[in-house]
This is a predicted structure of a 96-nucleotide RNA (Guanidine-I riboswitch aptamer) from Planococcus maritimus. Its mean pLDDT, the model's own confidence on a scale to 100, is 83.
RNA sequence: AAAAAAGUUUUCUAGGGUUCCGCAGCAUAGCUGGCCUGGUCCGAGAGAAAACACACAGCCAUCGCUGUGACACGGAGGGACAAAAGCCUGGGAGAA
Numbered sequence: 001a002a003a004a005a006a007g008u009u010u011u012c013u014a015g016g017g018u019u020c021c022g023c024a025g026c027a028u029a030g031c032u033g034g035c036c037u038g039g040u041c042c043g044a045g046a047g048a049a050a051a052c053a054c055a056c057a058g059c060c061a062u063c064g065c066u067g068u069g070a071c072a073c074g075g076a077g078g079g080a081c082a083a084a085a086g087c088c089u090g091g092g093a094g095a096a
Stems, first nucleotide, its partner, number of pairs: 007052006015042002020039002022036001023033004054069006071091001073094001077089003
C1' cells in the first nucleotide's frame, strides 16, 4: 500500500423494545404501566440452519456429481419504524 462471492433470499435463535393483543392498575367510551412472564412485531458481518449462486479442486462427468470455502477484537455519534436493539451507518473509524 492492497483485493475478495466476505453474494442473495428464507426460517430460527441470542438480543430488543411497546404499535396491536394479552396482563396489571386507575378517577373505566378511556387513561397509565415494558424496573409486565408473554403472543404479534424488530432482529445479528463477527449466532444456527436451508436453498440458490460464485470460486477452486477432483471424478467412472452429454444434463452433471462430489469435496472445500478459512479468519473475524471494535467504539462514540447519527438514522429508521410505535420504540429499542447484537437492526442500518458497519468486516466502517480505531485497535491488533

The model forms 100% of the base pairs in the Rfam consensus. The source organism's lineage runs through Bacteria, Bacillota, Bacilli, Caryophanales and Planococcus.